This is a predicted structure of an 89-nucleotide RNA (Glycine riboswitch aptamer) from an uncultured Granulosicoccaceae bacterium. The prediction has a mean pLDDT of 78. The sequence was found by an Rfam model in a public genome assembly.
RNA sequence: UUAGUCCAGCAGGGAGAGAGCUCGCACUGCGAGCCGCCGAAGGCGCAACCCGCCCGGAAACGCUCAGGCACCCGGACCUGCUGGAACAG
Repeated sequence: UUAGUCCAGCAGGGAGAGAGCUCGCACUGCGAGCCGCCGAAGGCGCAACCCGCCCGGAAACGCUCAGGCACCCGGACCUGCUGGAACAG
């Protein structure tokens, strides 16, 4: 010094599946029960792969605990800007 990597903030984009049924209440809502579904918060599992080995890391795959199934909200992830960190050159 910072192309790339990681982290944080801000801005933009961002899927799927029930405005299900019953009951209660202070009723566009909340709570309880039942049935049906979704995967892209988080969590758990498998392990291609990274690594000479070990340690360690590791999916958008699997599960559906949690979460979600009009809008709003949330949302992995992507893009841009700003700031920071480490390590190369």